[in-house]
This is a predicted structure of a 336-nucleotide RNA (Bacterial RNase P class A) from a Thermoleophilia bacterium.
The source organism's lineage runs through Bacteria, Bacillati, Actinomycetota and Thermoleophilia.
RNA sequence: UGGGCGGGCCGAGCGGACCGCGGGGGGAGAGAAAACCCCUCGAGGAAAGUCCGGACACCACAGGGCAGGGCGGUGGGUAACGCCCACCCGGGGAAACCCGCGGGAAAGUGCCACAGAAAUACACGGCCGAUGGCGCGGCCACACGUGAGUCGCGUACAGGCAAAGGUGAAAAGGUGCGGUAAGAGCGCACCGGCGUCGCGGUGACGCGGCGGCCAGGCAAACCCCGCCCGGUGCAAGGCCAAGCAGGACCAUCGACCCGGCUCGGCGAGGUCCAGGUAGGCCGCAUAGAUAGAUGGCCGCUCAAGACAGGAUCCGGCUUAUAGGCCCGCUAACGGA
Numbered sequence: 001u002g003g004g005c006g007g008g009c010c011g012a013g014c015g016g017a018c019c020g021c022g023g024g025g026g027g028a029g030a031g032a033a034a035a036c037c038c039c040u041c042g043a044g045g046a047a048a049g050u051c052c053g054g055a056c057a058c059c060a061c062a063g064g065g066c067a068g069g070g071c072g073g074u075g076g077g078u079a080a081c082g083c084c085c086a087c088c089c090g091g092g093g094a095a096a097c098c099c100g101c102g103g104g105a106a107a108g109u110g111c112c113a114c115a116g117a118a119a120u121a122c123a124c125g126g127c128c129g130a131u132g133g134c135g136c137g138g139c140c141a142c143a144c145g146u147g148a149g150u151c152g153c154g155u156a157c158a159g160g161c162a163a164a165g166g167u168g169a170a171a172a173g174g175u176g177c178g179g180u181a182a183g184a185g186c187g188c189a190c191c192g193g194c195g196u197c198g199c200g201g202u203g204a205c206g207c208g209g210c211g212g213c214c215a216g217g218c219a220a221a222c223c224c225c226g227c228c229c230g231g232u233g234c235a236a237g238g239c240c241a242a243g244c245a246g247g248a249c250c251a252u253c254g255a256c257c258c259g260g261c262u263c264g265g266c267g268a269g270g271u272c273c274a275g276g277u278a279g280g281c282c283g284c285a286u287a288g289a290u291a292g293a294u295g296g297c298c299g300c301u302c303a304a305g306a307c308a309g310g311a312u313c314c315g316g317c318u319u320a321u322a323g324g325c326c327c328g329c330u331a332a333c334g335g336a
Base pairs, nucleotide, nucleotide: 001332003330004329005328006327007326008325009324010323012301013300014299015298016297018296019295021042022041023040024039025038026037027036044307048318049317051316052315053314054313055312056233057232058231059230068229069228070227071226072225073087074086075085076084077083088102089100090099091098092097103224104223108222109221110218111217112216124165126161127160128159131158132157133155134154135153136152137151138150139149140147141146142145173191174190175189176188177187178186192214193213194211195210196209197208198207199206200205237282238281239280240279246273247272248271249270250269252268253267254266302305
């Protein structure tokens, strides 16, 4: 210097005695409201999605278990988390670094399309002839055409094999040497896995020794193991409370039944009461609500301004985002 990788920050700025909007306070006016004047505060890094976790609120709830749901390498952090940090393992990269729904497939069940003989069990094509059978021949024996003996050749009937071929995403660890009739962890060496022992580490795990022990994949199928989980969300919930209807009371009034009086009943008026609708307040915030205020104009500057707008409040995650600034790391090249 130009690439690559990681992290952090900004996300138009400044000036208007300018116009306008929402909240609060003050002035003026006897006072209330409106209008008027002054002061002051007024969105974001994501305010978004509403995906996790909590606070808060109400409802439910003896205790234990079942069912159901969520989470899942290890150690920390946290009010909590599915978040964050560090590390481990696996994969990618030359490196910095990035990616991973990352417990168990050796408890059991289930599934593995198409192709293929066979998908956890098999033999399609194929290889073999050691063993037995069958056929032929030699030798041997004798009762002379037989034999249960022996040797060889053939056959592939019984059988042995799974190395190589073919199919497939996947075919019973891989490569090589030995071995064998042909083969095979059958034996051996190295590599991989598993088990076990020792050492290191808080731990996941790592390193080394030993043992041929060799086991297909899928748990985002059931299942098993460990941990966690009551429900509903500010339209939660609390307070005040018109009108209509309701209840209680009255030396009141009217009217009904009645010969009269009293009781009773009905209506009106008045006083009081309860629940509670409309409505209001709180919840509710150093923006903040009645469906919701932050905009515009002018001047200067530049790179010419992206995504976007609170609704109970926090901690995260995810998604969108023009452009710009800073720091660190890695591998090159050039110069001193």